[in-house]
């Protein structure tokens, strides 16, 4: 310096195709069950979807530009 890929609860991802309540699994609080533990059941709390803008009634999802990372190429 060109080109392409990733970023979404504490971890691991889905949803981007076709814009319309942000979900799964783990973990984590709490209750239930057991003598106790584990396993298992019920239920909560945790996300401003990497970040500014911009399009639209609505944007994680379209578009601009920028940050980390990972790959080609010069």
């Nucleotide at each position: 310096c060109g080109g392409g890929g990733u970023g979404u609860g504490g971890u691991g991802u889905a949803g981007u195709u076709u814009g319309g309540c942000a979900g799964c699994a783990u973990g984590c609080g709490g209750c239930c069950u057991u003598u106790g533990g584990g396993a298992g059941g019920c239920u909560g709390a945790g996300g401003u979807c990497a970040g500014a803008g911009g399009u639209u009634c609505a944007a994680a999802u379209c578009c601009u530009c920028u940050c980390a990372c990972c790959c080609c190429g010069a």